[in-house]
RNA sequence: GGUAGAGGUUGCGUUUUUCAUCAGUAAUCUGUCGGAUGUGACGGACACAGUAGAAGACGGAUGAAAGGGGACAACGCCGAAAGUGAGGUUCGCCGGGACCGUAGCUUGGGCAUAUAUCAAACAGGUAUAUGACUGUCAUCCCGAUGGGGAUGUUGCGCUAUC
Numbered sequence: 001g002g003u004a005g006a007g008g009u010u011g012c013g014u015u016u017u018u019c020a021u022c023a024g025u026a027a028u029c030u031g032u033c034g035g036a037u038g039u040g041a042c043g044g045a046c047a048c049a050g051u052a053g054a055a056g057a058c059g060g061a062u063g064a065a066a067g068g069g070g071a072c073a074a075c076g077c078c079g080a081a082a083g084u085g086a087g088g089u090u091c092g093c094c095g096g097g098a099c100c101g102u103a104g105c106u107u108g109g110g111c112a113u114a115u116a117u118c119a120a121a122c123a124g125g126u127a128u129a130u131g132a133c134u135g136u137c138a139u140c141c142c143g144a145u146g147g148g149g150a151u152g153u154u155g156c157g158c159u160a161u162c
Stems, first nucleotide, its partner, number of pairs: 001162005008078001011077005017071003027062007037049004042095003081107004087100005108134002111131008135154001137152006
């Protein structure tokens, strides 16, 4: 250097289908009240709508979707993947927002808790910290073997093989 594997049945990620949630919400139409503001994520500028009635409130009718989540199945895998990230695309302009994202850097894995953030959310995701559990390897001890205990490191690692 090549090849093949292990960690877990809650390992990681992607996709289809389906279910609930989103929500009787947004939006559209309409009635009454109301009486000058409202929309373009947010602020400025600008543009548009508005006394031929804005915002808002109450009522009636119709009534979603995206993202996120659960389940089944399939596929790709074991730095799987996640975060950050030069930069790129886009939102009419600026600040800024949204999406994609190389190299490099960080993270072994899942879980729980706390904080912050995304989100409609008390679901879940992301980051950090803490906690126990767990995998690998090293050292020491015990054991007939399998293995067990203590301590410590962590994936560009570990095991087998050429």

Model confidence (mean pLDDT): 81 of 100.
This is a predicted structure of a 162-nucleotide RNA (Lysine riboswitch aptamer) from a sheep gut metagenome.
Rfam family: Lysine riboswitch aptamer. The literature on the family includes a 2003 paper in Genes Dev by Sudarsan et al., "An mRNA structure in bacteria that controls gene expression by binding lysine".
RNAcentral holds the sequence, with entries from MGnify.